A computed fold for a 352-nucleotide part of an RNA from an uncultured bacterium, annotated as small-subunit ribosomal RNA, central domain. The full RNA is in RNAcentral, with records from ENA.

Context: one part of a larger RNA
RNA sequence: UUGGGCGUAAAGCGUAUGUAGGCGGUUGGGCAAGUGGCGUGUGAAAGCUCCCGGCUAAACUGGGAGACGACAGGUCAGACUGCUCGACUCGAGUCCGAUAGAGGAGCGUAGAAUUCCGGGUGUAGCGGUGAAAUGUGUAGAGAUCCGGAGGAAUACCAGUGGCGCAAGCGGCGCUCUGGGUCGGGACUGACGCUGAGAUACGAAAGCGUGGGGAGCGAACGGGAUUAGAGACCCCGGUAGUCCACGCUGUAAACGAUGCGAACUGGGUGUUCACCUACCGACAGGUAGGGGAGUGCCGAAGCUAACGCGCUAAGUUCGCCGCCUGGGGAGUACGGUCGCAAGACUAAAACUC
Numbered sequence: 001u002u003g004g005g006c007g008u009a010a011a012g013c014g015u016a017u018g019u020a021g022g023c024g025g026u027u028g029g030g031c032a033a034g035u036g037g038c039g040u041g042u043g044a045a046a047g048c049u050c051c052c053g054g055c056u057a058a059a060c061u062g063g064g065a066g067a068c069g070a071c072a073g074g075u076c077a078g079a080c081u082g083c084u085c086g087a088c089u090c091g092a093g094u095c096c097g098a099u100a101g102a103g104g105a106g107c108g109u110a111g112a113a114u115u116c117c118g119g120g121u122g123u124a125g126c127g128g129u130g131a132a133a134u135g136u137g138u139a140g141a142g143a144u145c146c147g148g149a150g151g152a153a154u155a156c157c158a159g160u161g162g163c164g165c166a167a168g169c170g171g172c173g174c175u176c177u178g179g180g181u182c183g184g185g186a187c188u189g190a191c192g193c194u195g196a197g198a199u200a201c202g203a204a205a206g207c208g209u210g211g212g213g214a215g216c217g218a219a220c221g222g223g224a225u226u227a228g229a230g231a232c233c234c235c236g237g238u239a240g241u242c243c244a245c246g247c248u249g250u251a252a253a254c255g256a257u258g259c260g261a262a263c264u265g266g267g268u269g270u271u272c273a274c275c276u277a278c279c280g281a282c283a284g285g286u287a288g289g290g291g292a293g294u295g296c297c298g299a300a301g302c303u304a305a306c307g308c309g310c311u312a313a314g315u316u317c318g319c320c321g322c323c324u325g326g327g328g329a330g331u332a333c334g335g336u337c338g339c340a341a342g343a344c345u346a347a348a349a350c351u352c
Base pairs, nucleotide, nucleotide: 004323005322006321007306008305012320014201015200016199017198021194022193023192025088026087027086028085029084030083031082033081034080035077036076037075038074040072041071042070048066049065050064051063052062053061054060091191092188093187094186095184096183097182098181099180103177104176105175106174107173108172109171110154115149116148117147118146119145120144121143125136126135162169163168206247207246208245209244210243211242215241216240220236221235222234223233258319259318260317261316262315263314266297267296268295269294270293271292272291274289275288276287277286278285279284301308302307325352326351327350334345335344336343337342
């Protein structure tokens, strides 16, 4: 290379944007590069196929013929691909009108709760556990009432719900801002899909500088448990968790399922807007329909099975990524990146 695969056996990059490249809707004309036909030249010998011959046969070998779509230039064809000129609207996008949403950023603000501080009442416990103890309290705790401070997170609503490319997003208000869906069908006229490199975003932990610090809480100290207890349980508690700016770039970053497009029975929930009909006191409600999302059950089909099943793991096409026995090892070495921690790339000996 050919071939087989990637939900769970090895295998989908964490996600997106996008360069090169690959691939490309309908229709007409032109060209003839790809493509196909014909004929010419070249296509050494050996080798290959067939025929005939030589060694007793075969291998081997001599002779003859053929094949070797491989190249060049010639000629013809014009379906398909390509190039080019023109046209189209269904792909893609723009516009107009509606509409839902924890989508993003900044600023402000509210109430509940925990803790701490001050004060009042009040007295002997409180706290904690399987049981205890450490701890805390007569220098007045716990309980209860009033006042204050500060930080973090937003009960109910809440959903099998919504939004976002993923990571992720949840009190309320304001400002700025991205995307979606539906309806209209006015406009552009293939402007598209994918995407090696590249770039951006990217939970938690961690790092740098400066703030902040209520609760929680690695490390650490103590009390228990236990044969021991480096733990699970309890009392404390630093970093951290929070904010700003800058790094890191990983994850069971999961649907363990790449993106886009087309096609292929049904049933039943739910979210959003739209259309139609009916009911109604304008609010609104019910039923039906086409659409976009999100669940469940299942025809066919697929699957090793489990299961998947119009949100495919079915039937196909385009493009990318990845896999090739287990261990050694996602390691060593080298390189690139990083302040570091480390990340990315990535073997071999040896062994079963």